Molecule: c-di-GMP-I riboswitch aptamer
Organism: Bacteroidales bacterium
RNA sequence: UUAAGAUAAAGCCAAACCUGCCGGAAGACAGCGACGGAAAGCAACGGGUCUCAUGAGAUAGCCGGGCUACCUUA
Numbered sequence: 001u002u003a004a005g006a007u008a009a010a011g012c013c014a015a016a017c018c019u020g021c022c023g024g025a026a027g028a029c030a031g032c033g034a035c036g037g038a039a040a041g042c043a044a045c046g047g048g049u050c051u052c053a054u055g056a057g058a059u060a061g062c063c064g065g066g067c068u069a070c071c072u073u074a
Base pairs, nucleotide, nucleotide: 002074003073004072005071012037013036018031019030020029022027035061041067042066045064046063047062048059049058050057051056
């Protein structure tokens, strides 16, 4: 550097519910919590789904592609 994997070790993230707050809504943010995750890190490029004021918005923990990254093995 490339590929694979979570066996080991050190760690990491955090579903649903509930509370607060923002939003028209989907939903986002914070706290609690832990269903799960090997990219459940980033980013709306292509699909899908959701909302809806039909023009936009949301979802990356829906799928695919892109970029980056800890550890181990080869």